[in-house]
RNAcentral holds the sequence, with entries from MGnify.
A computed fold for a 162-nucleotide RNA from a mouse gut metagenome, annotated as Lysine riboswitch aptamer.

RNA sequence: GAUAGAGGUUGCGUUUUUUAUCAGUAGAGGUUUAGAUGUGGCAGGCACAGGUGAAGGGCUUUGAAAGGGAAAAACGCCGAAAGGAAGAGUCGUCUGCGGGUUCUUACCUUGGGCAUACAGUUAAGAACUGUAUGACUGUCAUCGAAUCGAUGGGGUGCUAUC
Numbered sequence: 001g002a003u004a005g006a007g008g009u010u011g012c013g014u015u016u017u018u019u020a021u022c023a024g025u026a027g028a029g030g031u032u033u034a035g036a037u038g039u040g041g042c043a044g045g046c047a048c049a050g051g052u053g054a055a056g057g058g059c060u061u062u063g064a065a066a067g068g069g070a071a072a073a074a075c076g077c078c079g080a081a082a083g084g085a086a087g088a089g090u091c092g093u094c095u096g097c098g099g100g101u102u103c104u105u106a107c108c109u110u111g112g113g114c115a116u117a118c119a120g121u122u123a124a125g126a127a128c129u130g131u132a133u134g135a136c137u138g139u140c141a142u143c144g145a146a147u148c149g150a151u152g153g154g155g156u157g158c159u160a161u162c
Base pairs, nucleotide, nucleotide: 001162002161003160004159005158008078011077012076013075014074015073016072017071018070019069021068027062028061029060030059031058032057033056037049038048039047041097042096043095044094045093046092081110082109083108084107085105086104087103088102089101090100091099111137112136114134115133116132117131118130119129120128139153140152141151142150143149144148
């Protein structure tokens, strides 16, 4: 340098099907009130809609979806993957701030899952993300009283073969 493997039956990720929640919510129709604004979060301009009635409120009829969750199946894998940073595209149009989302980058961090606390996201005491702590687990090094224990390290690592 190349090839092949291991960590767990709750390892990681993707897709499909079913299903609870989202929610009697958003939206749409009718009616009434109201009377000049409304159009992704905020601000300004443009464009469009608006006294043939804007925004908002009440009543009534109808009424979702996405994301996230659970179960099953299939597929791809073991930096699997996740997060941060930068760049590009996109979310009526332009500018500014901010946010969501997709892609790229051998730029940085993390061995893995779990529990707890805080913060963020979200409709949400679910789930996810970040930080910290705790035990467990896998691997390597050193030491010892040596199938166990202690300390320490990290995946561009570890094991096997050539």